[in-house]
Context: one part of a larger RNA
Molecule: large-subunit ribosomal RNA, domain III
Organism: Aestuariibacter sp.
RNA sequence: GAGUAACGAUAAGGGGAGUGAAAAACUUCCCCGCCGAAAGACCAAGGGUUCCUGUCCAACGCUAAUCGGGGCAGGGUGAGUCGACCCCUAAGGCGAGGCUGAGAAGCGUAGUCGAUGGGAAACGGGUUAAUAUUCCCGUACUUGCAAUAACUGCGAUGGAGAGACGGAGAAGGCUAGGCGUACCGGGCGUUGGUUGUCCCGGGGAAAGUGCGUAGGCCGAGGACUUAGGAAAAUCCGGGUCCUUAAAGCUGAGACACGAGACCACUGCCCAUGUGGCGGGAAGUCGUCGAUGCCAAGCUUCCAGGAAAUACCUUCUAAGCUUCAGGUUAUUGUGAAUCGUACCCCAAACCGACACAGGUGGUCGGGUAGAGAAUACCAAGGCGCUU
Numbered sequence: 001g002a003g004u005a006a007c008g009a010u011a012a013g014g015g016g017a018g019u020g021a022a023a024a025a026c027u028u029c030c031c032c033g034c035c036g037a038a039a040g041a042c043c044a045a046g047g048g049u050u051c052c053u054g055u056c057c058a059a060c061g062c063u064a065a066u067c068g069g070g071g072c073a074g075g076g077u078g079a080g081u082c083g084a085c086c087c088c089u090a091a092g093g094c095g096a097g098g099c100u101g102a103g104a105a106g107c108g109u110a111g112u113c114g115a116u117g118g119g120a121a122a123c124g125g126g127u128u129a130a131u132a133u134u135c136c137c138g139u140a141c142u143u144g145c146a147a148u149a150a151c152u153g154c155g156a157u158g159g160a161g162a163g164a165c166g167g168a169g170a171a172g173g174c175u176a177g178g179c180g181u182a183c184c185g186g187g188c189g190u191u192g193g194u195u196g197u198c199c200c201g202g203g204g205a206a207a208g209u210g211c212g213u214a215g216g217c218c219g220a221g222g223a224c225u226u227a228g229g230a231a232a233a234u235c236c237g238g239g240u241c242c243u244u245a246a247a248g249c250u251g252a253g254a255c256a257c258g259a260g261a262c263c264a265c266u267g268c269c270c271a272u273g274u275g276g277c278g279g280g281a282a283g284u285c286g287u288c289g290a291u292g293c294c295a296a297g298c299u300u301c302c303a304g305g306a307a308a309u310a311c312c313u314u315c316u317a318a319g320c321u322u323c324a325g326g327u328u329a330u331u332g333u334g335a336a337u338c339g340u341a342c343c344c345c346a347a348a349c350c351g352a353c354a355c356a357g358g359u360g361g362u363c364g365g366g367u368a369g370a371g372a373a374u375a376c377c378a379a380g381g382c383g384c385u386u
Stems, first nucleotide, its partner, number of pairs: 013031006032383004040363004046343002050341001051075006060068002080141002082339003086119003092113003098107003122139005142335011153320002158315004166301004172294003177288004183202005188196001208257003215250003219244008228236002262283001265279005270273001302305001349358002365377004
């Protein structure tokens, strides 16, 4: 220079009360304003205690601070079903033997790893200051093992099927959700009117089990035969004949049970907290209707759209055939380990910062609108630390 620039989005603050040494900024109440395909809610990644409670204010916070993602102390993360682990494989990695190389080493078979993919099973309500599909209540489901009973050809590291997949388009059936309504509860106007076709609030409900619908797929059953499926096969594939027009598979939703609770509102108590203990109405019908489900469906096109020694179904080989094994039912028993707090379009991640930048997925209500645009609002969250 200079008590100058700046104090990091022009979303916005005002008032009462409280606490305190001190209050523009903390707490609480009232009013105002801002976002609302977000500036709300939930995950993945990443972070790693930042979560909750008490206490403190030196430093950190672009000012103050009684406040804080700051200091100190204590507390907090509960799983057969969520995710990982586990089984399976992709690109790719490693790689017994092997090949190559002077060597270091490179490549690579069998294998073995490797998810961003395939593979069993849980929902609703309640509860904490802080966790909950994990605790509690209620109601379920899956899968091992054992026993019992009935029936019975079982058996794999092998075979077969299946798993198993592209783009675009169209129509249909549904549901979520929205809007209204019967009905239920409350109200009757501090200012002219308002007992009415009035106003305000509620008008919601899972998995599972049963049923097997709108639809989609496929002809079905039997006998014989067979150069293929590295052996075998009753399986798959090829062939011949007979019978027959429904047999099977799949499939949202609806409906019934589940159903007890929950619930607007309200009583009592300590008298103040997001308090404790109770009572508890109606809970129907209509309409609009998805980008969600049926659907990996259907139609169509050419560029012709993962794999698997997994899972599932089936077939036999060796073998075993009073056993063992298999199927079904019932009962009993087991389901370990790890993650689970909190932030997650952000003051907690990546940007040296409490940085106007960047960051994958899910939900995403109302009025107007073609719309996830735009404007205003709901739930919810904020007024961006001078």